[in-house]
């Protein structure tokens, strides 16, 4: 350089074009002499980035960036 695939929360993952959710972590409480273990709750996301197509995009399309495979 072709081609393919990935790309969502601090991390690892999910979501038939129709409310972006879980687990583990973080915080806050209940328990505990502390403190873990356990339970309750919260909080935390421009879904890489730009553009299009749609009533409507995490899904579809063009591009582009970053990455991981293959060919040469």
């Nucleotide at each position: 350089g072709g081609c393919c695939g990935c790309g969502u929360a601090g991390c690892c993952c999910a979501a038939u074009g129709g409310u972006a959710g879980g687990g583990c972590g973080u915080u806050g409480g209940u328990u505990u002499u502390c403190g873990g273990c356990a339970c309750c709750a919260a909080a935390g996301g421009u879904u890489g980035c730009g553009u299009g197509u749609u009533c409507g995009a995490g899904u579809c399309a063009c591009g582009u960036c970053g990455u991981g495979g293959u060919c040469g």